[in-house]
RNA sequence: UCCGAAAAUGGCAAACCCUGUGAGAGCAGGGGGCGCAAAACCAACGGAUCCUGACAAUGGUUCAGGAUGGCCGGGUUGCCGAAG
Numbered sequence: 001u002c003c004g005a006a007a008a009u010g011g012c013a014a015a016c017c018c019u020g021u022g023a024g025a026g027c028a029g030g031g032g033g034c035g036c037a038a039a040a041c042c043a044a045c046g047g048a049u050c051c052u053g054a055c056a057a058u059g060g061u062u063c064a065g066g067a068u069g070g071c072c073g074g075g076u077u078g079c080c081g082a083a084g
Base pairs, nucleotide, nucleotide: 002084003081004080011036012035016031017030018029019028020027021026034070040076041075042074045073046072047071048068049067050066051065052064053063054062055060
């Protein structure tokens, strides 16, 4: 360094419920805990999905803006450590 244990110490928090917020996808706070070794950060790195509008005209290898980093790849940073 790769790797990731029926290890330790801590950490995060899906669905669902409540409240707030947004036109919407969603987001924020509280409860909750499915899971996670990057479930930390980057959406001004690429792809994907979703929302809104435009164009087009019943479909789209289109355009613009937005959402998801817990969709994937990539980048940056990072705790612990057994076997190999």
Source information:
A computed fold for an 84-nucleotide RNA from Candidatus Schekmanbacteria bacterium GWA2_38_11, annotated as c-di-GMP-I-GGC riboswitch aptamer. Lineage of the source: Bacteria > Bacteria candidate phyla > Candidatus Schekmaniibacteriota. The model forms 91% of the base pairs in the Rfam consensus. It was read from a public genome assembly, where an Rfam model found it.